[in-house]
Molecule: c-di-GMP-I-GGC riboswitch aptamer
Organism: Baekduia soli
RNA sequence: ACCGAAAACGGCACACCCGUCGCGAGGCGGGGUCGCAAAGCCAGGGGCCUCACCGAGGCAGCCCAGCUACCGAAA
Numbered sequence: 001a002c003c004g005a006a007a008a009c010g011g012c013a014c015a016c017c018c019g020u021c022g023c024g025a026g027g028c029g030g031g032g033u034c035g036c037a038a039a040g041c042c043a044g045g046g047g048c049c050u051c052a053c054c055g056a057g058g059c060a061g062c063c064c065a066g067c068u069a070c071c072g073a074a075a
Base pairs, nucleotide, nucleotide: 003072004071011036012035016031017030018029019028020027021026034061040067041066044064045063046062047059048058049057050056051055
C1' cells in the first nucleotide's frame, strides 16, 4: 500500500415515534437501533424521487469518480 478479526478504543444511525422547517421529494433536533470499516465529505457521471413542472429542487444508508480519516489480527 492493499486488506478487514466473533480484536481494542470509539463512531454513525434504517424503519418507526415526537418536535420543527419545506407545496413536495426531503432537511434539522430528540428518542430509537435495522444495519454500516468510510453509513465521513462531495450532486461531477449514472440512477431514483419531487414540484408552484421544463427548469428548479431532493436523495451521499443505490453505484461510480474525486477528497479525507481511526485501529492493526490474518492473508